c-di-AMP riboswitch aptamer (ydaO/yuaA leader), 162 nucleotides, folded computationally. Its Rfam family is "c-di-AMP riboswitch aptamer (ydaO/yuaA leader)". Rfam's curators write: This family represents a conserved RNA structure found upstream of the ydaO and yuaA genes in Bacillus subtilis and related genes in other bacteria. The prediction has a mean pLDDT of 76.

RNA sequence: GGGCGGCCUACGCCGAAUCCGGCUUCCCGCAAGGGAGUUCGGAACCGGGGACCCACCAUGCACAACCGGGGUGAAUCGGACCGCGCUCCGCUCGGUCCGUAGGGCACCUUCCGUUCGCCCGAACCCGACAGCUAACCCGGUAGGCGGUCCACGGAAGAAGGA
Numbered sequence: 001g002g003g004c005g006g007c008c009u010a011c012g013c014c015g016a017a018u019c020c021g022g023c024u025u026c027c028c029g030c031a032a033g034g035g036a037g038u039u040c041g042g043a044a045c046c047g048g049g050g051a052c053c054c055a056c057c058a059u060g061c062a063c064a065a066c067c068g069g070g071g072u073g074a075a076u077c078g079g080a081c082c083g084c085g086c087u088c089c090g091c092u093c094g095g096u097c098c099g100u101a102g103g104g105c106a107c108c109u110u111c112c113g114u115u116c117g118c119c120c121g122a123a124c125c126c127g128a129c130a131g132c133u134a135a136c137c138c139g140g141u142a143g144g145c146g147g148u149c150c151a152c153g154g155a156a157g158a159a160g161g162a
Base pairs, nucleotide, nucleotide: 011146012145013144014143018043019042020041021040022038023037024036026035027034028033044141045140046139047138048137049136054131068129069126070125071124072123077099078098079097080096081095082094083093085091086090102120103119104118105117106115108157109156110155111154112153113152114151
């Protein structure tokens, strides 16, 4: 000097998941104060339920029919292959790849544009039940990740400096 790996700082990202106050026989401190905790409260943000109207439904035929229906979320839909099951050549479910509706990031913020730049395209919940929905009612404020220059152009604004 280079490469690989670990723990991190400033700072940043996904997400609603932040802020203020009270309380505490806890921790640090002489104290002031700070930290930690809290089925205590408030603000802000987010989600669900819930009228009129509207939508759906209603009559007849056909098809389908327990493989119900619904919610949070960007996370839907399709193809190939493999496996189990069954009402057996078709379907439901699970897995592996390849795409995809859709979503995120690239360092002050937002908007517009570019890149063929890098990623995600999950997981869970309700429990037979919910369209929209004013008043009203009920909840959530978690978790995870990167980490010292990290793509650019234009417009508007903010902050800071002189």